[in-house]
Molecule: RNase P RNA; transfer RNA
Organism: Aliiroseovarius lamellibrachiae
């Protein structure tokens, strides 16, 4: 130098100027309110001026996994459902990450695997072909017998050979046989057992079985673990609005102490899960009652951003990832700001040029909406490594 | 923001427990009729929305991505 493999890291800098959201702040101007000592103080809301601040590696898809809130049982079992599935470990949690195993693919760096279980049971295997799961003889090969001596008939043996298929009930080689066959041996598969190693998945060595166990569970299912439901348009308070309907339940059960009272506690009844046990919870004298539909209001505050939080930096650990110090605070809107436009300089492409340069075009994917961890799909370019083959040079 | 649902011929739908995709309307040829319509006879039309994946085989099972519809304070 070609050619490949795999890992990260950016996603344009700086300045004017004009805008947009939020926050602070002011001896500013306006507007509404309170309070008195009647023109002062003091709150709020707005103008306007200042100072700080404002999308992303995927904010995205919504595919998993929490926090959070709320639901009159969400505690324990048993069933149904859903889901993950080699092994250890990592984590608040995972279907993610990190190491190893074992299969495959590559010359090699490497790189793919939803990778329990098919002797617990059912189920399926189309077309082809004899024959598709304890199977089966179409050519076919061999032997007996008959006589018409054959491309024949009839008794019987065989799975080696051809064919089909996506798959054919061990593979090679030798012995053996009429011809055949695990019928025998010797290897290499398969199964079962013991030893070691290694936490494990699993490797090695070893002995015994002549083979007895085809394929699918991203079919049904077993076995281990996991899982309550809905989601921030969740919820909680104010404010408004509640016109005139529609369904459907239901006339029942309350006592007792304490307390001025609100209440509280005990006792008894009615309800709440698919079921059973503990135990919680909601209701129990109100009647203009409860649910649900269906109109109607459609305004505000709070949730609401400090956090399994970033950065540096040390320590343990192969790694994921923990752990100590230190130093930062960096949007929080509410149909929804986070832009536009000029200069320069950095990098990219094109065209002229012999070079210096010149002029020109482009500039991706996309944008917060509670907030975290992950996948996953887009994505102009631009930098950094690490390893493998091959050339050529020393 | 969330949370569902559907995607096969032009259109409008079937397709069960994987095995060579129907079916009605519509368009086409021809019969029939002076001639249209109706009515009858054939033919044709499909990457099963897109890629990956399980299987011997995929609309079908499974993952992913795009489309279009629907609820919700």
């Nucleotide at each position: 130098g070609c050619g490949g493999a795999u890992g990260g890291c950016u996603g344009g800098a700086u300045g004017g100027c004009c805008g947009c959201g939020g926050g602070u702040u002011a001896c500013u101007g306006g507007g509404c309110g309170a309070g008195c000592a009647u023109g002062c103080u003091u709150g709020c809301c707005u103008a306007u001026g200042a100072c700080g601040c404002g999308a992303g590696g995927a904010a995205a898809g919504u595919c998993c996994g929490g926090a959070c809130u709320c639901c009159a049982u969400a505690a324990g079992g048993c069933a149904a459902c859903g889901g993950u599935g080699c092994c250890g470990g990592g984590u608040a949690a995972c279907g993610c990450c990190c190491g190893g195993c074992u299969g495959g693919g590559g010359a090699a760096a490497c790189c793919c695997a939803a990778g329990g279980g098919a002797c617990a049971g059912c189920g399926c295997c189309a077309c082809a072909g004899a024959g598709a799961a304890g199977a089966g003889a179409c050519a076919g090969c061999c032997c007996c017998c008959g006589c018409a001596u054959g491309u024949c008939a009839g008794g019987g043996g065989c799975a080696a050979u051809g064919g089909u298929g996506a798959a054919a009930c061990g593979g090679u080689g030798g012995g053996g046989u009429u011809a055949a066959a695990g019928c025998c041996c010797a290897c290499c598969g398969c199964g079962c057992g013991u030893u070691u190693g290694g936490c494990a998945a699993c490797a090695a060595a070893u002995g015994c079985g002549g083979c007895a166990c085809g394929g699918c569970a991203a079919g049904c299912c077993c076995c281990a673990c996991c899982g309550g439901g809905a989601g921030c348009a969740a919820u909680g308070c104010c404010a408004a609005a509640u016109a005139g309907g529609a369904a459907u339940c239901g006339c029942u059960a309350g006592g007792a102490a304490c307390g001025c009272a609100a209440g509280u506690u005990c006792c008894g009844g009615g309800g709440c899960u698919g079921c059973c046990u503990u135990g919680g919870c909601c209701c129990c004298u109100g009647c203009a009652g409860a649910u649900u539909c269906g109109g109607g209001u459609u305004g505000g505050c709070a949730g609401c951003u400090u956090g399994a939080g970033g950065u540096g930096u040390c320590u343990g650990g192969u790694a994921a990832c923990a752990g100590g110090c230190a130093u930062c605070c960096u949007a929080g809107a509410g149909g929804a700001a986070u832009g536009g436009u000029c200069a320069u300089c950095g990098a990219g492409g094109g065209u002229g040029g012999u070079a210096a340069c010149a002029c020109c075009c482009a500039g991706a994917c996309a944008a917060a909406a509670u907030c975290c961890g992950g996948c996953u799909u887009a994505u102009a370019g631009g930098c950094c490594g690490u390893c493998c083959g091959c050339g050529u040079u020393a | 923001g969330c949370c569902c649902c559907a995607u096969u011929a032009g259109c409008u739908c079937a397709g069960c427990u994987g095995g060579u995709a129907g079916a009605g309307c519509a368009g086409g040829u021809c019969c029939u009729u002076c001639g249209u319509a109706a009515g009858g006879a054939c033919a044709a039309g499909g990457u099963c929305g897109g890629c990956g994946g399980u299987u011997c085989a995929a609309g079908u099972c499974c993952g992913u991505c795009a489309u279009g519809g629907g609820g919700c304070a």